[in-house]
Context: one part of a larger RNA
RNA sequence: GAUGAACGCUAGCGGCAGGCCUAAUACAUGCAAGUCGAGGGGCAGCACGGCAGCAAUGCUGGUGGCGACCGGCGGACGGGUGCGUAACGCGUAUGGAACUUGUCCGGAUCUCUGGAAUAGCCCUCGGAAACGGGGAUUAAUGCCGGAUGGCGCGUGGGUGUGGCAUCGCACUUACGCUAAAGCUCAGGCGGAUCCGGGUGGCCAUGCGUUCGAUUAGCUAGUUGGCGGGGCAACGGCCCACCAAGGCGACGAUCGAUAGGGGUCCUGAGAGGGAGGUCCCCCACACUGGUACUGAGACACGGGCCAGACUCCUACGGGAGGCAGCAGUAGGGAAUAUUGGGCAAUGGGCGCAAGCCUGACCCAGCCAUGCCGCGUGCAGGAGGAAGGCCCUCUGGGUUGUAAACUGCUUUUGGGAGGGGACAAAAUACCGGUGCGCCGGGGAUUGAGUGUACCUCCAGAAUAAGCACCGGCUAACUCCGUGCCAGCAGCCGCGGUAAUACGGAGGGUGCAAGCGUUGUCC
Repeated sequence: GAUGAACGCUAGCGGCAGGCCUAAUACAUGCAAGUCGAGGGGCAGCACGGCAGCAAUGCUGGUGGCGACCGGCGGACGGGUGCGUAACGCGUAUGGAACUUGUCCGGAUCUCUGGAAUAGCCCUCGGAAACGGGGAUUAAUGCCGGAUGGCGCGUGGGUGUGGCAUCGCACUUACGCUAAAGCUCAGGCGGAUCCGGGUGGCCAUGCGUUCGAUUAGCUAGUUGGCGGGGCAACGGCCCACCAAGGCGACGAUCGAUAGGGGUCCUGAGAGGGAGGUCCCCCACACUGGUACUGAGACACGGGCCAGACUCCUACGGGAGGCAGCAGUAGGGAAUAUUGGGCAAUGGGCGCAAGCCUGACCCAGCCAUGCCGCGUGCAGGAGGAAGGCCCUCUGGGUUGUAAACUGCUUUUGGGAGGGGACAAAAUACCGGUGCGCCGGGGAUUGAGUGUACCUCCAGAAUAAGCACCGGCUAACUCCGUGCCAGCAGCCGCGGUAAUACGGAGGGUGCAAGCGUUGUCC
């Protein structure tokens, strides 16, 4: 000098930031991922309409809409944590002629025709529950056929061209294979295939990446080959066979420790130390394993199995996973509210209206840090009183300090005013090269009557902490008497202690000041 700090004493305000470093311990409760009726059959609840009825009420999907169900997209993002990992994990630089990419953008072509089911609803049965069995019937942008089909895919051939090898690209030829879905308010929204782009991902390679040799040898899918399987793709990734290799003092193997980087602290630099907040990458989601679905997962709030733990049970059987946001217990020197809002930004779904969003935006708590402001300003000597000291009728000091006079009003209190974040976008109208542009309007603010401004009264509401032997800035008196105590080092204290305790005075910082821990 620095700090995610803690502890002691003290404490007026604001702005900005930060806030479980320990038990990746266990979790009560609420919320954190839904959405689409412009895919579908329908209709439980609500509203409207219609019918019957004197009424109560009943019936009715006709309309708005819509629980549950089928279906689509999203749940692989966003949010958390740092366990594991010394590794192509990360960083950097390359390669993929060995790959993939839903949604988005550009381009091209197509969107023909049939079928069988199954949830739901209805009936029925079992179960304490979780949930399950059977029967009957039904729809779709769900599922399955048929047709068509290319610059697409597979196999074989040809021509040209390029390359670092395997080979790539373009053109061409033969045979074979392969697709689709409709809805609509008629404006639109979609579906299928292919090429290109964009974005994201995957793989490989050079170099860099902690400590220990009181760890010296390690290795059987081990190292390579041939053939196959598997994958989006290369590869011992996996398998059969063959060979006997591969790594290592340029530190293999083993052990210990650790997420990495951008960055941050320190330092003149070189270097040393750190990796909290924010951003990128990785890993993990009670522990271990496993695959399914999908463009994408081996999937935090999905599935299955095993285990530990907790809970429910009618004892037959079931349920759960806060390292999401709050919050609880525990651990600890120590770390916050079971708050408000989707107004903005962003995300998911939707044609849209909109719905969802503990992401986010705000508020609350904490001097945890940084920054700013204030606790008044000017005048005022009888140098008052009091305190302290002395050589004691007196002097010194506290000290212009106070009183007193005048002034100001930040801040706090009261009253009034007050608008940024709201650009609007969307919906509407017109135009369009269909990306969007133009038009004139409407609505919407959690924070919040907040920030800010003006006025009113009144010095009014506001100073502490550590130190004063040397290092090191600041000295006297009293008490104590190697006691009580101090102490970072040197060292103080045994009767005049500037070093202990108190007082007066002083010094340094200041809403803080000291102490402790850690790093340079």

Description: A computed fold for a 520-nucleotide part of an RNA from an uncultured bacterium, annotated as small-subunit ribosomal RNA, 5' domain. Its mean pLDDT, the model's own confidence on a scale to 100, is 85.